[in-house]
Context: one part of a larger RNA
């Protein structure tokens, strides 16, 4: 509970496709369901309003008037919503000609580090801390030289940059492929916008099967610190981090701001496009589209703050709040292979 909300106080689903429903651009014409008038029925009385009366008053009785709006039936309006005709380009979509981009998948391949094997050279210490000690080393370590084998991550170029619906996404280089933008206004002709269910994507961790395994690194093992020290620091390490297929579906999945569309001063800055001028050709310089980022009118906000990328004005659909705690648990369904995940309460208390 017809009411206010939703960046930070409760509250925007992580993210997108999408059916049902809501909701919807300009004209022209019919129709009359929805609207709107008019008449008639009908909606009992009795309460309840008004206005007279009657019990001394009043409560309380009695009469009369209005209302109450809703339903049927019938006559009529035609502005809006509907539904049918026509038609129309500015929304949406296409087509051409271009543009940038770590969008995403598959394979090939590089060049520093690392870390191990084996040779050479060398010889007595490394390697750690705050100070040390476990550790490694005379069975030759560290060091440096060469050579070879691995595996995981791309140094600069970088940016307040770019893509991408999120999540995310970077050496290089092929091939398959997705969406953006611009620049013509040729074609379609409202084909939109949202979007309950529903379906797909969805960092890390974690789970199954096989792989794979340098460096790191939960557990664990040993040395320190301490009154202890299950930690911080050291010296090792296993599962995992990596690859394929399949789950797992949750994060401060964040702009803690749901999507569309239109309107509403300006200034700096940067990214990618066009058109002018300008130049040998380019920067610069005007205009103008698409994004990013910054400071700010009006406006809004409790305040911070926000501000054409709104949290301003406004429409449209959806989600999702209604005092803390108990509790995001308990039951009970769904789902998972588990761990668990989505739904979601009460008692009781302040």
């Nucleotide at each position: 509970u017809u009411g206010g909300g939703c960046g930070u106080a409760a509250a925007g689903a992580g993210c997108u496709c999408g059916u049902a429903g809501g909701u919807g651009g300009u004209u022209u014409g019919a129709u009359a369901a929805g609207u709107c008038u008019g008449a008639c029925a009908u909606g009992a009385a009795a309460u309840a309003u008004c206005c007279a009366g009657g019990c001394c008053c009043a409560a309380c009785c009695u009469g009369g008037a209005a209302a109450a709006c809703g339903u049927g039936u019938u006559g009529g309006a035609a502005a809006c919503u509907a539904u049918c005709u026509a038609a129309c380009u500015u929304g949406a979509g296409g087509u051409u000609u271009g543009c940038a981009g770590g969008g995403g998948a598959a394979g090939a391949u590089g060049g520093a580090a690392c870390a191990c094997a084996c040779a050479g050279u060398g010889u007595a210490g490394c390697a750690g801390u705050g100070a040390a000690a476990u550790g490694c080393g005379u069975a030759g370590a560290u060091a440096u030289u060469g050579u070879g084998u691995g595996g995981a991550a791309c140094g600069c170029c970088a940016a307040u940059g770019g893509u991408g619906a999120a999540g995310a996404c970077a050496g290089u280089c092929u091939u398959c492929u997705g969406g953006g933008c611009a620049a013509c206004a040729c074609c379609u002709g409202a084909c939109a916008c949202u979007g309950a269910g529903g379906a797909g994507c969805g960092a890390a961790a974690g789970c199954g099967u096989g792989g794979g395994u340098a460096g790191c690194g939960a557990a664990c093992g040993g040395g320190a610190u301490u009154a202890g020290a299950u930690a911080c620091c050291c010296c090792g390490g296993u599962a995992g981090u990596c690859c394929a297929c399949g789950c797992c579906c949750u994060a401060a999945a964040c702009g803690a701001u749901g999507c569309a569309u239109a309107c509403u001063a300006g200034g700096a800055a940067u990214u990618c496009g066009g058109a002018g001028a300008a130049u040998c050709g380019a920067c610069c310089c005007u205009c103008u589209g698409a994004g990013u980022u910054u400071c700010g009118a009006a406006g809004c906000u409790a305040a911070c703050g926000c501000g054409u990328u709104a949290a301003g004005u406004a429409u449209g659909c959806c989600g999702c709040c209604u005092g803390g705690g108990u509790a995001g648990u308990a039951c009970g369904g769904c789902c998972g292979c588990a761990a668990g995940g989505c739904u979601a309460a009460a008692a009781c208390u302040c």